Predicted 3D model of a 72-nucleotide RNA (transfer RNA) from Anaeromyxobacter sp. The source organism's lineage runs through Bacteria, Pseudomonadati, Myxococcota, Myxococcales and Anaeromyxobacter. The same sequence occurs in records of 2 taxa. Its mean pLDDT, the model's own confidence on a scale to 100, is 85. The sequence is in RNAcentral, with records from ENA and MGnify. Rfam family: tRNA. By type it is a transfer RNA.

Formats: sequence, C1' cells, structure tokens
RNA sequence: GGGCGCAUGGCACAGCGGUAGCGCGUCCCCCUCACACGGGGAAGGUCGCAGGUUCGAAACCUGCUGCGCCCA
Repeated sequence: GGGCGCAUGGCACAGCGGUAGCGCGUCCCCCUCACACGGGGAAGGUCGCAGGUUCGAAACCUGCUGCGCCCA
C1' cells in the first nucleotide's frame, strides 16, 4: 500500500428501511428469621465519527477513526 471482518446500555451480544432488544450486572419490591435461590418491576443507549440516498437509516452508499485477520 491492497483486501476482508468488527464497532449497538457497565459486560457479552441480537436487531427483514418503519418508535432500539435479550441475557448478565445495577437499583427497588415480594419471598425468607436472615442470606442465597426464585418471582415482579425500574433505570441506563446522540447505534464509532462526518456527509449522502430516502417520506423515513443502527441497517443502504462515500470518506474517516480504532481494533483484528490475510496479501504484498
């Protein structure tokens, strides 16, 4: 230098162009003499950045940044 993949709550990850979700964790309540387990509920995200396409973008297009792999 070229190619490919990844980037989404604190963590690990989902997510057919139509209001962003699950699990774990955190907080509250129930349960228990108490803790754990179990049950119920809540908070928490400008979807890496900047543009573009579209009525509408986490998703499609372009550029850039970071990480990983491969080739030279």